The prediction has a mean pLDDT of 84. A computed fold for an 87-nucleotide RNA from a Chromatiales bacterium, annotated as c-di-GMP-I riboswitch aptamer. Rfam family: c-di-GMP-I riboswitch aptamer. Rfam links the family to the GO term cyclic-di-GMP binding.
RNA sequence: AGUUUGAGAGGGCAAAACCACCGAAAGGUGGUGGCGCAAAGUCACCGGUCUAAGGGGCUAUGGCUCUAUGACAGCGGGAUUGCAUCA
Numbered sequence: 001a002g003u004u005u006g007a008g009a010g011g012g013c014a015a016a017a018c019c020a021c022c023g024a025a026a027g028g029u030g031g032u033g034g035c036g037c038a039a040a041g042u043c044a045c046c047g048g049u050c051u052a053a054g055g056g057g058c059u060a061u062g063g064c065u066c067u068a069u070g071a072c073a074g075c076g077g078g079a080u081u082g083c084a085u086c087a
Base pairs, nucleotide, nucleotide: 005087006086007085012037013036017032018031019030020029021028022027035074041080042079043078045077046076047075048072049071050070054067055066056065057064058063
């Protein structure tokens, strides 16, 4: 000096709920809030989950059903970047 593992100060992020806005929805953004987080930084590459506007199928015309090109990185894996100090 580097890598890995563990701890962890200052500080950082921010679940649910509520309010406003955007969105067809899932969900997102901002505010309040703080469940938690040592990558709860970033990336939909793999698996998974949510939604179904549009499109397809069916229909008793009420609706039902399939579908991601929409989402979730705080579901798991992977990729990539970063952190004062101590062991």